This is a predicted structure of a 75-nucleotide RNA (transfer RNA) from a Candidatus Woesearchaeota archaeon.

RNA sequence: GGGUCCGUAGCAUAGUCCGGCUGGUGCGCUCGACUGAUAAUCGAGUGGUCGGGCGUUCAAAUCGCCCCGGACCCA
Numbered sequence: 001g002g003g004u005c006c007g008u009a010g011c012a013u014a015g016u017c018c019g020g021c022u023g024g025u026g027c028g029c030u031c032g033a034c035u036g037a038u039a040a041u042c043g044a045g046u047g048g049u050c051g052g053g054c055g056u057u058c059a060a061a062u063c064g065c066c067c068c069g070g071a072c073c074c075a
Stems, first nucleotide, its partner, number of pairs: 001074007010027004020058001028046006051067005
């Protein structure tokens, strides 16, 4: 230098292929119940400008382009 893949809450992960309903799930965190007190369990709550920018579109996590970061392959 060229190519492929990945980036979604504090952490992990689904959704992306085929654009459309308020972006889910688990852990965590907060409060409560339970207990003599913890743990476990149960209930309620808490969180995301979907890596950044621009474009396409009535509408973008999802499509296109550029950039940033990471992994791998070729040279």

Its Rfam family is "tRNA". By type it is a transfer RNA. Rfam describes the family as follows. Transfer RNA (tRNA) molecules are approximately 80 nucleotides in length. Its mean pLDDT, the model's own confidence on a scale to 100, is 82. The sequence is in RNAcentral, with records from ENA.